[in-house]
A computed fold for a 73-nucleotide RNA from Magnusiomyces paraingens, annotated as transfer RNA. The coordinates come from a structure-prediction model, not an experiment, and the mean pLDDT is 82. It matches the Rfam family "tRNA". Rfam's curators write: Transfer RNA (tRNA) molecules are approximately 80 nucleotides in length. Rfam links the family to the GO term triplet codon-amino acid adaptor activity.
């Protein structure tokens, strides 16, 4: 330098163009305990990497940039 893949909440993840973006762990509150853990109930937390394009409508499709990984040279 070139090819391919990846990017979604603090971490890890699901998501077929359409109504409020999913789940687990974690965090916070309440109940249970003398207290902790476990268990139960609830809540907060996401400019879906960035910039454009297509579309009535984009996390999803297209182009570019960036990040990480991998292969080739």
């Nucleotide at each position: 330098g070139g090819g391919c893949a990846u990017u979604u909440a603090g971490u890890g993840u699901a998501g077929u163009g359409g109504u409020u973006a999913u789940c687990a762990c974690g965090u916070c509150u309440c109940c249970u305990u003398u207290g902790c853990a476990u268990g139960g109930a609830g809540a907060a937390g996401g400019u879906c990497a960035c910039c454009g394009g297509u579309u009535c409508a984009a996390u999803u499709c297209c182009g570019g940039u960036a990040u990480u990984g991998u292969c080739c040279a």
The RNAcentral record of the sequence draws on Rfam.